[in-house]
């Protein structure tokens, strides 16, 4: 420098879900495989302080309390909410899986908006599709040192478009 009718395809993607090592069982073509338990890294997720941050939502009151204002020395009137007093509703955690709104209605349901994620080289804008599940905790969680706990699954077979954008790889 230059090519996008290059984007590499299972020794590959996608995920925190991998690598090392000990004992044990099984299988063996003796190289070694695989399975259960331990251990150490390395990844991820969680819980828990000062500090700081927050401290719903509807109605009502001026009995308390504080804080303005007025009067103006009486312990006085007026407003207000970081006061008080009824009612209401549990909150949280893995994950992308959530919030509005209108419509139905056997409360499983449909449409709309918005935000997440997802479409095999990242990213950036614009657009097309698709998805927005399910499980835990047990009235207790906000960030958080130190310090405790958990977890190492599961899937993918060809997987959009434009861009006189950026980059990184590769190939010459």
């Nucleotide at each position: 420098u230059u090519g996008c009718u290059g984007a590499u395809c299972a020794u590959g993607c996608c995920g925190a879900a991998u690598g090392c090592u000990c004992g044990g069982g099984c299988c063996u073509g003796c190289g070694g495989g695989u399975u259960c338990g331990g251990g150490c890294a390395a990844c991820g997720g969680g819980g828990a302080a000062c500090c700081c941050a927050a401290c719903g939502c509807g109605g009502g009151a001026c009995c308390c309390g504080c804080g303005g204002c007025c009067g103006u020395c009486c312990g006085g009137g007026c407003c207000g909410g970081c006061u008080c007093c009824c009612g209401c509703c549990g909150g949280g955690g893995c994950g992308a899986a959530u919030c509005c709104g209108c419509c139905g209605u056997g409360u499983g349901g449909g449409c709309g908006g918005a935000c997440g994620c997802a479409g095999a080289c990242u990213c950036a804008g614009c657009g097309c599709u698709g998805c927005g599940a399910g499980c835990c905790c047990g009235u207790c969680a906000g960030c958080u040192a130190a310090c405790c706990c958990c977890g190492u699954a599961g899937g993918c077979c060809a997987g959009c478009g434009c861009u006189g954008g950026a980059g990184u790889c590769c190939g010459a």
A computed fold for a 172-nucleotide RNA from an uncultured Phycisphaerae bacterium, annotated as c-di-AMP riboswitch aptamer (ydaO/yuaA leader). The coordinates come from a structure-prediction model, not an experiment, and the mean pLDDT is 77.